[in-house]
Context: one part of a larger RNA
RNA sequence: UGACGGGGGCUCGCACAAGCGGUGGAGCAUCUGGCUUAAUUCGACAAUAAGCGAAGAACCUUACCAGGCCUUGACAUCCCGCGAACCCCGCAGAAAUGCGGGGGUGCCCGCAAGGGAGCGCGGAGACAGGUGCUGCAUGGUCGUCGUCAGCUCGUGUCGUGAGAUGUUGGGUUAAGUCCCGCAACGAGCGCAACCCUCAUCCCGUGUUAAAUCUGUCACGGGAGACUGCCCCGGUUAACGGGGAGGAAGGCGGGGAUGACGUCAGAUCAGCAUGGUUUUUACGGCCUGGGCAGCACAGGUGCUACAAUGGCCCAGACAAAGGGUGGCUAGGCCGUAAGGUGGAGCUAAUCCCAUCAAACUGGGUCCCAGUUCGGAUUGAGGUCUGCAACUUGACCUCAUGAAGCUGGAAUCGCUAGUAACCGUGGGUCAGCUAUACCACGGUGAAUACGUUCCCGAGCCUUGUACA
Numbered sequence: 001u002g003a004c005g006g007g008g009g010c011u012c013g014c015a016c017a018a019g020c021g022g023u024g025g026a027g028c029a030u031c032u033g034g035c036u037u038a039a040u041u042c043g044a045c046a047a048u049a050a051g052c053g054a055a056g057a058a059c060c061u062u063a064c065c066a067g068g069c070c071u072u073g074a075c076a077u078c079c080c081g082c083g084a085a086c087c088c089c090g091c092a093g094a095a096a097u098g099c100g101g102g103g104g105u106g107c108c109c110g111c112a113a114g115g116g117a118g119c120g121c122g123g124a125g126a127c128a129g130g131u132g133c134u135g136c137a138u139g140g141u142c143g144u145c146g147u148c149a150g151c152u153c154g155u156g157u158c159g160u161g162a163g164a165u166g167u168u169g170g171g172u173u174a175a176g177u178c179c180c181g182c183a184a185c186g187a188g189c190g191c192a193a194c195c196c197u198c199a200u201c202c203c204g205u206g207u208u209a210a211a212u213c214u215g216u217c218a219c220g221g222g223a224g225a226c227u228g229c230c231c232c233g234g235u236u237a238a239c240g241g242g243g244a245g246g247a248a249g250g251c252g253g254g255g256a257u258g259a260c261g262u263c264a265g266a267u268c269a270g271c272a273u274g275g276u277u278u279u280u281a282c283g284g285c286c287u288g289g290g291c292a293g294c295a296c297a298g299g300u301g302c303u304a305c306a307a308u309g310g311c312c313c314a315g316a317c318a319a320a321g322g323g324u325g326g327c328u329a330g331g332c333c334g335u336a337a338g339g340u341g342g343a344g345c346u347a348a349u350c351c352c353a354u355c356a357a358a359c360u361g362g363g364u365c366c367c368a369g370u371u372c373g374g375a376u377u378g379a380g381g382u383c384u385g386c387a388a389c390u391u392g393a394c395c396u397c398a399u400g401a402a403g404c405u406g407g408a409a410u411c412g413c414u415a416g417u418a419a420c421c422g423u424g425g426g427u428c429a430g431c432u433a434u435a436c437c438a439c440g441g442u443g444a445a446u447a448c449g450u451u452c453c454c455g456a457g458c459c460u461u462g463u464a465c466a
Base pairs, nucleotide, nucleotide: 001466002465003463004462005461007460008459009458010457011456012455013454015450016449019413020412021411022410023409026303027302028301029300030299031298032297033296034294035293042053043052064289065288066287067286068285069284070283073127077126078125079123080122081121082120083119086103087102088101089100090099091098092097107116108115109114129278130277132276133275134274138272139271140267141266142265143263145261150189151188152187153186154185155184156165157164158163169180170179171178195255196254197253198252200223201222202221203220204219205218206217226249229243230242231241232240233239292432305406309365310364311363312362313361314360315359321352322351323350326345327344331340332339333338372403377398378397379396380395381394382393383392419442420441421440422439423438424437425436
């Protein structure tokens, strides 16, 4: 100087408390451990692994396994020879591939011969290749402490020195924010502001929104909030409390933004890369299988256990998105998934999508393992795709399991939040999405307080620790 303390003081944070809803019990989905396996590819492991890399594993993906094959190789550069490229067909084969047959001549220079570019085939060797190893050799990127308020420097001063001072102190703030004081005076990275968005108003524009003006709406620009005004407190300060006006106050809500550093944190499998290793294989191609296996254990979720409910009928109100190898209307067929058909739309125009559901009105059920709950299983079908056996989704009929609010323990959330309700998107042929990312609708309760648990900041104290 730090770090640490079941030392002290001050102060924060959904940290506790107050409150609302969950998890832990059930079924299922998904991830992980374990076990199994020819293989169940690999990575991630407290917080900071486990619906994570996966924003899409039937083939492909694919890195794993079995078998069948290749060895200058699927890919790059260079050399030689032949042929333009390219297209079609047959045989064998699971395919990769092997063997054979047919068609076919372009571009540039040149009268031609020939040469060249490009592509294909064959050959030789330099070399290619490796998702093999090392994240304890690395770059880059990311997580975390932590959006915490800190981390430093120059000069000066003090100290033999390590170092201190500044950065401590008195107030104040969300903040090393600001004020005052002070052997310090200044400065940098952080804080804040500048950026985006939402809320109010004004102006301009107006294709598609309405029949028109206007308005709504959409897009662009601007105004507006600054403790500016008043009162009180305070040190006359910073600032705090209350009030007026205002759409909005005292950081208006949200986002983007993450200091010096810590964890030899994560990633050699995104990419790059040193070293090392492999070279008829640890490389490459293909078919099939596996990544989906199931005595069990853990994580994250979905659906429930019902009457604030289930079912039936009728009626109402969004936002934000996506669409041409696409979204697909009205009509017709089918109980339905869907089929048929084809209008419109490169989209404020048409479609997904009457654009919602919770909601409202009416009816029914009468507390029951039920008209709750939907797992599981049987049968029949639809769609995508070369192909749904392993292993797709969806529909109909039948079947109807566990489950009666969940032990110890444990998680989230302070307002348009939690909770509840539906909608869209990416990935994508299809989908195991209950995930993720976004969007709106309905819309709470509680915070006395800081003793305690966890984490953190500043000052101080002890130390046999560095």
Small-subunit ribosomal RNA, 3' major domain from an uncultured bacterium, 466 nucleotides, folded computationally.
Its mean pLDDT, the model's own confidence on a scale to 100, is 85.